Predicted 3D model of a 692-nucleotide part of an RNA (large-subunit ribosomal RNA, domain II) from Candidatus Nealsonbacteria bacterium RBG_13_42_11.
Context: one part of a larger RNA
Formats: sequence, structure tokens, C1' cells
RNA sequence: CCCAACGAGUCUGAAUAUAUAGCGUGUCUAAUCCCGUUUCGGGAGACGGCAAAGGGAAACCGAGCGUUAAAAGCGCGUUUCUGCUAUAUAUCCAGGACCCGAAGCCAAGCGAGCUUGCCAUGAUCAGGGUGAAUCCCGCUGAAAAGUGGGAGGAGGCCCGAACCCGUGAGCCGUUCAAUACUCUGGGAUGAGUUGUGGCAAGAAGAGAAAACCUAAACGAGCUUGGUCAUAGCUGGUUCUCCCCGAAAUAGCUUUAGGACUAGCUCCCGUUUUAUUAUUUUCCAGGGGUAGAGCACUGAAAAGAAUGUUGUGGCUAACGCUAGACAUUCUUAUCAAACUCCGAAUACUGGAAAGUUUGACGGGAUGCUCGACUAUGGGGGCUAAGCUCCAUAGUCAAGAGGGCAACAGCCCAGAUCUUAAUCUAAGGUCCCUAAACUUAAGCUAAGUGUUUUUAAGGAAGUAAGAUUCCAUUGAUAGUUAGAAGGUUAGCUCAGAAGCAGCUACCCUUUAAAAAGUGCGUAAUAGCUUACUAACUAAGGAAUCUUGCGCCAAAGAUUAGCGGGACUCAAGCUUAAUACCGAAGAUAAGGAUGAGCGCGUAAUUUAUUAUGCGUUCGUGGUAGGGGAGCGUCCCCAAUGCAGCGAAGUCAAAUCGUAAGAUUUGGUGGAGCGUUGGGGAGCGAAGAUGUUGGG
Repeated sequence: CCCAACGAGUCUGAAUAUAUAGCGUGUCUAAUCCCGUUUCGGGAGACGGCAAAGGGAAACCGAGCGUUAAAAGCGCGUUUCUGCUAUAUAUCCAGGACCCGAAGCCAAGCGAGCUUGCCAUGAUCAGGGUGAAUCCCGCUGAAAAGUGGGAGGAGGCCCGAACCCGUGAGCCGUUCAAUACUCUGGGAUGAGUUGUGGCAAGAAGAGAAAACCUAAACGAGCUUGGUCAUAGCUGGUUCUCCCCGAAAUAGCUUUAGGACUAGCUCCCGUUUUAUUAUUUUCCAGGGGUAGAGCACUGAAAAGAAUGUUGUGGCUAACGCUAGACAUUCUUAUCAAACUCCGAAUACUGGAAAGUUUGACGGGAUGCUCGACUAUGGGGGCUAAGCUCCAUAGUCAAGAGGGCAACAGCCCAGAUCUUAAUCUAAGGUCCCUAAACUUAAGCUAAGUGUUUUUAAGGAAGUAAGAUUCCAUUGAUAGUUAGAAGGUUAGCUCAGAAGCAGCUACCCUUUAAAAAGUGCGUAAUAGCUUACUAACUAAGGAAUCUUGCGCCAAAGAUUAGCGGGACUCAAGCUUAAUACCGAAGAUAAGGAUGAGCGCGUAAUUUAUUAUGCGUUCGUGGUAGGGGAGCGUCCCCAAUGCAGCGAAGUCAAAUCGUAAGAUUUGGUGGAGCGUUGGGGAGCGAAGAUGUUGGG
């Protein structure tokens, strides 16, 4: 992991609501007793419960009572069809209370054959080394003592087996082993090691102290019990079809992943158009948002005037002045907490028309982690698939088509069937359904065919606008000239058109600068402006727009989904076809609700059923309705050795749960109808047991 079996809203009591039944001259018996055909049936039993009157804390009063000095009032009642009991269903409360699941808490016992410490009694430590005290002898010494030699054999001494331990590494790590093995290592006469017996234990022991150890898991052992501990937490919770269908918000909470009340949802009853909601048009309202503005409150820029001041500057002094502050004026501005102004929407009320459904009472559940998109904002960095509000949509709980793929985007809301028709978004070269469609332009960058790129730069290209020159010859090109005063003045070593400063005149001319650039040490030289001739038809500049170019760096394949595409299969404009969804239509079927008609039954206003018609039938949490099946009981009625149940297969029927028939197998019990009762339906729970 698979298969099979088992496996989760039950029972008792109290309460509320609904339905049904009995009684209503209110109702019901409890314990107990009696009788009988004895898990039961019948009878007796009215203590007592509920109801029939309420109000008040109470006294007490009473269809009223309380409040108050009193009541205008206010609160709870009366005002009519009362109820009681039983059963069923739903919910709530108390119980293990839908099932499984803790770590834990307490009690009583069992443990020191492991381990810790202690007690008693035993055992044990190869060999080698070092050589303390003490003693003896020699020598020295008066002695004390010193010194040499010898004997001696101390030590939590040294080296090192047994023994005890476990330092480092390897190996092992579903192991040989729930701690071993190999090499290496520490102690090895001691606070040593060890045998046997004994003592000490669970808030207790023991501890050379690590909260270590107390029988392979100890910050409180193990076993059993209290015990089905508790779990606002996680997981699971078993047949079918039909109708409706949420929430992720507010308040409050030792509350924030939980509750309660409201809100939203479902069901029943009453009311039967009361009214509610919405669309369009109109009418009447208040507003201070967007915008705008500077009249207030503030902010902030430039200038002018006036006043006050003026320590600095000038002055002998008076004084003048830079500057500072205030006020006024002019120009141009800014504001969520500014407003002289001021929309659109929205909101409130009313009218008309259209479509709708509301209100009240009762019962029941879920939700209280929301997500993104668009718009208006706060926070943040006008960051976030960020966060917090508001308005709307979608998802959540929504399938289908489109966006290559892609909850929240675009289109569109799936009752069922169909070789049917039309469309939406989006598409029509091939993959791939449908146009290489028609007409006119643009793009040359594979730009683009994608949702996304800037400032800035450029004789890209197309269109447009304006101005100027041009056969009295423009622009480009070629030929020639481009002079004189003068080397202008100054400066400078020099400065001669051309380092720099100042000025930029006059003359000759067709024209020629007190010189456009190169150049020289300075000159020189080349060139330009400017002029003429040749040539012959357009030229120059600025601005606007379309599409392109550079700017342009990212992580698997280059991100057109791919192939690929260039008068496109790209972009712009216009047009016509077609494709395209579970949308719409067509035909048929099922089902819910409303209405109408008919039939049947009776309790005579209900139920069942048929037909017609209108509107519906996505759905999580969740509410409601109707059914299928399993086991057992009662009654009635059946089947079965001429073959029951079970089982295998096929066929048929039903919207489904399921049902029936036939055949094989099997070999003894089993159905149907109407009621009743449940240990009543498994795919899930790291479910339990067995098997594979």
C1' cells in the first nucleotide's frame, strides 16, 4: 500500500416548539394493591402535578395590581374558544453525551537481582624500578653532629600483565551488539578492585553534585485504580434524489485561531397586496467633496513705497547708507485639519409608468482567518502577490468559451437528451474550427505578430505647415579674383587679419572682413566670407504629426504557444463574410412553484391525480422535503428437495438509493403487504483485527 470484517449524534431525566391522537361535565395518575391466559393484560388508587387570575419585594388587593403625596402617565395583566396527557420529530440543559487522541493530577501497592551510598563477612593485585624513616660500622669531632659504606624497605611513588576503566580514531550504525569490535589509551598497595548476605524508595531515597542514579527513556519510578480525566485543539463521522441557500461584518468578551447578541440563510404559521425593492422621467430638499479660488487662517517668491531701527561702512560733525523688522500696494503661487465659490454622483421625501415582494409571530443552522480586480483614499518609498478603510465586480460556493498554460481578468451563469441552428468575448497561413478576404496607406527595424520601457540622441522614412532664394540664372560644382591706407592702435622679445585688450574706420572696386579656419618664432603660405565667368532647375531653413533607429543587462529554450511571416500571416483606417460557449434558438423528456379546468375520495375544504399555461431547476457551510436498503418483532398472506437462503452470470425495469426475471452453483429454509423497533448503510480517522 491492497483486500475482508469491525468502526462514530446513542440512552435516561428536565424543558421548548411543531405534528398526530385521547379527553375536555378540566386533565393525568405516582408509589402501592387486586385479578388474569404473567417480559404481559385488565382494574383500583386523585396524595400530588399542570391548567382555570393577575399584580406586588411583601403585607395585601384583585380584572386589576404595582409605581407615587397624588396621577397626566408608565410597567405587567384582563379583554376567549382555556387546557391536560401520550407518542413522534427538531433543538437546548444535565449526564462519558458523535468517535478516537494527550502531556498530566491524586490514591493504594510493587521494586536497590541494574545502579548510588552504607553495614557485615570473605577474596584478590605477575614481574621489574626507585630507595624515605630507622639501625649498624668506618672516618672527623670534646660533644652535638657531619660524612662514607652497609643493612632496611616507606610511598593515594615509577614502568608494566591479571583486574578495573573507557582517551582518540577506525569499524558498526534495518548492527554480532537497544553502546559491541579493532588499534590506541588511563589506573594498577589504593579514596583500589571484587564475591556473598544485608540496610535505605517515590516529593522519597542515594549522590567526591552531572538534577547523576533508583531494573535498556527519571526536573519526580513502575503497576493498578479514580477514569470513558480534561482537550475553546487536530483527524474522522457510513444510502439516494428534490427545493432553497449564506458568512468571513458590528458590538462585547483574561477576548483576538473561542464564545454571546445582532446581521445574512432555511422551515412553519398568520396577514392576502398591506407594503417592500428596483428602473425610467419629473418635482422638492439639505450639503461643502472633486474642481477652483485667495475674501479669512496660514505657507511661500519677486519688486516698489512708507515707517521704525541701524552695533557694520563713509563722515570732523550733522547726517547718508548696506542690512533688519513692520505695514501697504503690484505681479505670480500653495493647503487633509484654509474657503468669497462650487459641481457630477450619492442621499432624503413625493408623483407617474413598468417589474416585483413585503410585514408580523415561532423554530433551526452555519459564518465572525477572506482573496484578487477596478475606482476614491490613509500608512509605506504615489515599493510589494504589502497593509488599513470605502464603493462595485468576480472567486470563495461557478462549471463552459477566451487570455499558450493561469481561483479573483474578458465573455457567459451548467435541469436532461441531440452527428440541429444563431451568436458573445476572442479569432479565421499550418499545428487549429473559420478570409493567405476586399479597399487605401505606413513600417525594413524580424520593428512587430506580447501585458511593459524613459530621459536623451540622430540629414531613417512618410505626410503636413510656414518663411526665404531662383532663367534679371538660385544651391552644389569648376575657373579666376579676394586689393590699398596698414605690420590699425595697445601690449609684447616678437604680435604683421588669425596669444590677448580696445576700436572695427576710410579708399580702389564686379567683389574683398581692422578678417572664418589651418599655419609661422614672427613674417610667409593654404583657405573662407564676398565677387565675376561657365553650367542649367530647383534650392535653403524652421516647425508639427505617423511608423521606425540607438539608449536596452538575468537567471532551463533564446520568453511571437510553435512552425513561420515582409504591397505580411506586422501597424493604421474602412468594409463584408465566416468560425466560435454547457449563452440564445429548435425538437423532445424530467421536475419545482403559481394560476386555470376536470376526475376521485371523504371529515365540505382538504387530499390525491390528469390536462393546459406562466415562471423556474450552478452551488460549499447550512436548512427543508420525499424516498431506497439491512436486521429483528406483530398481524395477514405466500414460496420451498419438482430445490429456500447464499453465490456466479446475463437480460429487463426505475431519475437514484435499488428492484425483478432467467440460467448455473448450492442443499434448507425464505419472502410479500400493513404496522412497530433499531448495535441500520464506510473509502478515508499515521483507524482496530486478520490476510496479501